c-di-AMP riboswitch aptamer (ydaO/yuaA leader) from an uncultured Verrucomicrobiota bacterium, 181 nucleotides, folded computationally. The sequence was found by an Rfam model in a public genome assembly. Rfam family: c-di-AMP riboswitch aptamer (ydaO/yuaA leader). Gene Ontology terms of the family: cyclic-di-AMP binding and regulation of gene expression. The prediction has a mean pLDDT of 76.
[in-house]
This record gives sequence, C1' cells and structure tokens, in this order.
RNA sequence: CCCGUCCUCACGCCGAAGCCCGGUGACACAAAGUCGUCGGGCGCGGGGGAACCAGAUUCCGGCGGUUUUUGGGGCAACCCAGUGCCUCCGGACGGGGCGUACGUGGCCGGGCAACCGGCGACCAGGGCACCUUUCAGCCCGAGCCCGUCAGCUAACCUCGCAGGCAUGGAAAGGGGCAUGA
Repeated sequence: CCCGUCCUCACGCCGAAGCCCGGUGACACAAAGUCGUCGGGCGCGGGGGAACCAGAUUCCGGCGGUUUUUGGGGCAACCCAGUGCCUCCGGACGGGGCGUACGUGGCCGGGCAACCGGCGACCAGGGCACCUUUCAGCCCGAGCCCGUCAGCUAACCUCGCAGGCAUGGAAAGGGGCAUGA
C1' cells in the first nucleotide's frame, strides 16, 4: 500500500416503505426496551378514472388505375423508366405500467422487403449514505407486470408501506434535525 472479515460511530442515515393507540407472543428476574403479529386511526408512495384541453390511422411487397411530377424517345397519337397518390391482394409491427434502465452505430442468423432473434460497443440517465456544485475514481445502464385496454383528469376506485447502510476521497457552499437558553 492492496484485499477480506469483525466491532464502533446507530436514540443515526438512504428510501413512499413511517407515526400513534389498543390486544397478544418471544427475548428480559422485573422494569424499560427491541422484534413479531392482530385491530383501529393518521400519514406517505404508485396506478386507474370526467369535463375542458391536447392528440390521431404506421411500414413493406405486388397487380391495376391516375390530367402528381421528372427524365428519355416519337412528326403526332403516344411509348419507356423513375416518382407521388388511390382501389385491391398479401405481409410486418400492438399498446401501456413500475423502474435511471433510454437511444444510436457495428457484427452474426432468418426474411425479396418492412421486420424478427442474438452478441458486443457507445450513450440518455441512475447510484457511491443530509443536500448542491467542482475535481479524482468506481459501479449500473436490468428485470418484472397488465393482456389488445390505458393522454390529461375533480369526484371516486385500487395497490403498496420493502430492502439496506461503511462505497467514509479532495475542496467550496447550503440546508435539516435534536437539545438547551
């Protein structure tokens, strides 16, 4: 100097994930207290849900049509190629919520294409423990759910109240809480 483990700072801190009252169980000789559980009240967080307002139907391939338009050819009628639009046929793709977890290239496989699956990079963004900024550095950039439905949203309805904490660097600034006067 690095890594790992334990103890303390903790009557503390992050987070919506808490507070109060009553019953009850465990720990404790008892008391105080801690943890669990049941009931009630309060509080906190997420979602659904009117009016008003806001928003709106995508993409690809093919036949045909067209007084869209461009280029070429033709004396002309018109012909060829591209492009726009339309009917039809076939194909592809739902949408939303919690959450930082979004987006853009690249490679591989499937498909005529739209598109689908996988890998990897960067990235919006998030975290590093009271908060903010700068510097130095590290990590994440997932997962789950609804089931064709969801903009906003008064009333109203509904779900949740987990899990963690040494990751403690340097500097500046700020706020909060408790106690006492």